[in-house]
This record gives sequence, C1' cells and structure tokens, in this order.
RNA sequence: GCGGGAUUGGUGUAACGGCAGCACAGAAGCCUUCCAAGCUUCUGGUGGCGGUUCGAAUCCGCUAUCCCGCU
Repeated sequence: GCGGGAUUGGUGUAACGGCAGCACAGAAGCCUUCCAAGCUUCUGGUGGCGGUUCGAAUCCGCUAUCCCGCU
C1' cells in the first nucleotide's frame, strides 16, 4: 500500500429498510424484624461525517479504532 471482518447503554448480545430489544449491572418501590433472594417500575445506546430513501443500526462513499490475510 491492497483486501476482508468487527464497532449498538457501564458489560455481553439481538434487531426483513418501518416503535432499537434481551440479560447482567445501576436507581426507586414492594416483600422481610434486618440482610440476601424474589417481584414491579425506571435510567441509560447504534464509532464519526456525508449520500440514497417517505423512512437507515441496516444500503452506498469517506473516515477513526481494533483484528485477520496479501504485498
């Protein structure tokens, strides 16, 4: 230098182009004499910038970081 892959809450992981879910963690409440466990509710996210589209986590371009291969 070229090619491929990955990037989604604090962590892990889903999501035919059509409301971004789940689990753990965190907060509040219930329960309990207290704690733990359990139950309910809540908080919090698509690496960045553009493009296509009525609509983009998803498709396209560039770019950042990491991994793999080639040279």
The RNA shown here (transfer RNA) has 71 nucleotides and comes from a Chloroflexota bacterium. The coordinates come from a structure-prediction model, not an experiment, and the mean pLDDT is 82. RNAcentral records the identical sequence in 2 taxa. Its Rfam family is "tRNA". From the family's description: Transfer RNA (tRNA) molecules are approximately 80 nucleotides in length.